[in-house]
Molecule: transfer RNA
Organism: Trichonephila inaurata madagascariensis
RNA sequence: AUCCCUGUAGCGCAAUGGAUAACGCGUUGGACUUCUGAUCCUAAGAUCGUGGUUUCAAAUCCCACCUGGGAUG
Numbered sequence: 001a002u003c004c005c006u007g008u009a010g011c012g013c014a015a016u017g018g019a020u021a022a023c024g025c026g027u028u029g030g031a032c033u034u035c036u037g038a039u040c041c042u043a044a045g046a047u048c049g050u051g052g053u054u055u056c057a058a059a060u061c062c063c064a065c066c067u068g069g070g071a072u073g
Base pairs, nucleotide, nucleotide: 001072002071003070004069005068007066010025011024012023018056027043029041030040031039049065050064051063052062
């Protein structure tokens, strides 16, 4: 330099263009328990990497850029 992949909650990980962004772990509060653990209930936590584009509607399509990883030379 060219090409491919990746980016979503503290961590991990989903999503057919139709929205309250799901789930697991973790965290908050509570129940249970003599206490802890386990179990159950509950709540909070995401400007979906950034900026633009298309669309009635974008995490999703398209373009550029950025982060991390890989291949070729």